[in-house]
RNA sequence: CACGACAAAGGCAAACCCAUCGAAAGGUGGGGACGCAAAGCCAAGGGCCUUCCGCAGCAGUAGCUGCCUGGUAGCCGGUUCCCGAAA
Numbered sequence: 001c002a003c004g005a006c007a008a009a010g011g012c013a014a015a016c017c018c019a020u021c022g023a024a025a026g027g028u029g030g031g032g033a034c035g036c037a038a039a040g041c042c043a044a045g046g047g048c049c050u051u052c053c054g055c056a057g058c059a060g061u062a063g064c065u066g067c068c069u070g071g072u073a074g075c076c077g078g079u080u081c082c083c084g085a086a087a
Base pairs, nucleotide, nucleotide: 003084004083011036012035016031017030018029019028020027021026034074040079041078042077045076046075047072048071049070054067055066056065057064058063
């Protein structure tokens, strides 16, 4: 460098519930643990989600699609770090 154990010490916290912000996706705080060796950090790359306002097209009055916008790091990716059995 790489790898990851019924190891040691510690850490994070899905769903769901409450409060709050938001149009929404979702965020934050509290409770709670499905899981996680980066579930630390990064939304300047890809993917996925959102559609209040604005623009364009379709439609024809219900809406749909694309762009813009916002979000997601617990999808991939990038980057830094704790511990040390085996191979």